[in-house]
Context: one part of a larger RNA
């Protein structure tokens, strides 16, 4: 490279937006650009392949014949792709009525609780382990009861419940803000789908400036333990966890499963809207969309599994994979304040 692949062997890009590019819904007409057909001309000779035939055979050679799958011009078809016109509404969008929701900034408020610090009451312990011991206490601690301050976090509701593109998101009340879903109609007339590069989003940890710092809690310190113990386990503790700005750009960033659309047996949870039915109403039934979940027919799979939220059937577009190790390592490039990230070998060895 043709190929075969990508939940778990090597492999889906952490998620999006969007440009290029690739692909693209129904009908009618045109032109013929791709497509097919046919004809002319050319496609040097040798070479290869066929018949024959000359060196006694044979390599070899010679005569013809075939093929040179290609290009040009032309003459035609017009399904199909493209192109032009012209229409259509099912794709996709808009208006328009509900609805959910821990979707997002931002301000303010709240009650447990915890440490600390003021005062009362109280007297010898208290803490912690496996058991101690270090702490910490007669300068009165734990405990209790009063007050104050501070920081951080939101128990029950809480739930294979809900929203989010994905990291994610959960006390409560205002602002401003985005997207979903459901209905009934009207418009718009393919506007679509996917995305290289680009941009912008990104958990924890870390980094820079400047607050904050109750609790926990790397590193350190000290007590156990143990042959030793730079650990486990215990008493302290600093960065850091918190806030605002601004960098970082990575995770088991997992459903280890890109995205879109069509299709393809059910069955039973549960979210949200709609119809119907019942009902004084609320349940119940029974049905349509939309999500999340469990079990399972086909059919797939090495098996395990997966199975209308596919890992079946298919198309379209993007990422990536090609034996282990050396190595996500070395040079370069790039980004980055560093720490590092991104792009990524080969020697050589099994």
């Nucleotide at each position: 490279c043709u190929g075969g692949g990508c939940g778990u062997a090597a492999a889906g890009g952490g998620c999006g937006u969007c440009u290029a590019g690739g692909c693209u819904g129904a009908u009618u007409g045109g032109a013929a650009a791709g497509u097919c057909a046919g004809a002319u001309g050319u496609g040097a000779a040798a070479u290869c392949c066929c018949a024959c035939g000359g060196c006694u055979c044979a390599a070899c050679c010679g005569u013809g014949g075939a093929a040179c799958u290609g290009c040009a011009u032309u003459u035609g078809a017009u399904a199909c792709u493209g192109c032009c016109a012209a229409u259509c509404u099912u794709g996709a969008g808009u208006a328009c009525g509900g609805a959910a929701g821990a979707g997002g900034a931002a301000a303010g408020c709240g009650g447990a609780a915890u440490u600390c610090c003021u005062g009362g009451u109280g007297u010898a312990g208290c803490g912690g382990u496996g058991a101690a011991a270090u702490g910490c206490g007669u300068a009165g601690a734990u405990a209790u009861c009063a007050g104050g301050a501070a920081g951080a976090a939101c128990a029950u509701c809480g739930g294979u419940g809900g929203c989010g593109a994905a990291g994610g998101c959960g006390g409560c009340u205002u602002u401003c803000u985005g997207g979903u879903c459901c209905g009934a109609u009207a418009c718009u007339g393919a506007c679509g789908c996917u995305a290289a590069a680009g941009c912008g989003c990104g958990a924890a940890a870390g980094u820079g400036u400047g607050g904050g710092g109750a609790g926990c809690a790397a590193a350190c310190a000290g007590g156990a333990u143990u042959a030793g113990a730079u650990a486990c386990c215990c008493u302290g503790g600093u960065a850091g966890u918190c806030c605002a700005c601004a960098c970082u750009g990575u995770a088991a960033a997992c459903g280890a499963u890109g995205g879109a659309u069509a299709c393809u047996a059910g069955g039973u949870g549960u979210c949200g809207g709609g119809g119907g039915u019942a009902u004084c109403g609320a349940c119940c039934c029974c049905u349509c969309c939309g999500g999340u979940g469990c079990c399972g027919a086909a059919g797939c799979u090495a098996a395990c599994g997966c199975a209308u939220u596919a890992a079946g059937u298919a198309u379209c577009c993007c990422g990536c994979c090609u034996g282990g190790g050396g190595a996500g390592u070395a040079c370069g490039g790039u980004c980055g304040c560093a720490a590092g990230g991104c792009u990524g070998a080969a020697a050589c060895u099994c």
Molecule: small-subunit ribosomal RNA, central domain
Organism: metagenome